[in-house]
Molecule: transfer RNA
Organism: Patescibacteria group bacterium
RNA sequence: GCCACCCUAGCUCAGGGGUAGAGCAACUCACUCGUAAUGAGUAGGUCGCGGGUUCGAAUCCCGCGGGUGGCU
Repeated sequence: GCCACCCUAGCUCAGGGGUAGAGCAACUCACUCGUAAUGAGUAGGUCGCGGGUUCGAAUCCCGCGGGUGGCU
């Protein structure tokens, strides 16, 4: 230098045009003499950034940034 893939909650990841989700973690409550475990609930997101397409974009297209792998 070229190619491919990835970027979504604190972490690991789903979701591939129609109001953003799960597990773990955090917090509250229940249970317990107490803790752990278990059960119920709550909070947490400008979906990396900018533009385009569309009635509507996390999702499709372009550019930029970051990461991983491959080729030279």